[in-house]
RNA sequence: GCUGGAGUAGCUCAGCUGGUAGAGCAGCGGUUUUGUAAACCGCAGGUCGUGGGUUCGAGUCCCCUCUCCAGCU
Repeated sequence: GCUGGAGUAGCUCAGCUGGUAGAGCAGCGGUUUUGUAAACCGCAGGUCGUGGGUUCGAGUCCCCUCUCCAGCU
């Protein structure tokens, strides 16, 4: 330099054919317990890497760019 993959909640990851962003764990509160843990109920947490474009509407499609991983030369 070229090719492919990945980037979404604190962490690990879903998200279909473009139509209001979700789960598990972690966190907080509650029930329960002599107490802790576990279990159960609830709550909070997101400019979807950056910038732009298409569209009535973009995590999803297109372009640019950054970071990481693998391969080729």
Predicted 3D model of a 73-nucleotide RNA (transfer RNA) from Bdellovibrionales bacterium RIFOXYD1_FULL_53_11. Rfam family: tRNA. Rfam classes the family as a transfer RNA. Its family is annotated with triplet codon-amino acid adaptor activity in the Gene Ontology. Its mean pLDDT, the model's own confidence on a scale to 100, is 81. The source organism's lineage runs through Bacteria, Pseudomonadati, Bdellovibrionota, Bdellovibrionia and Bdellovibrionales.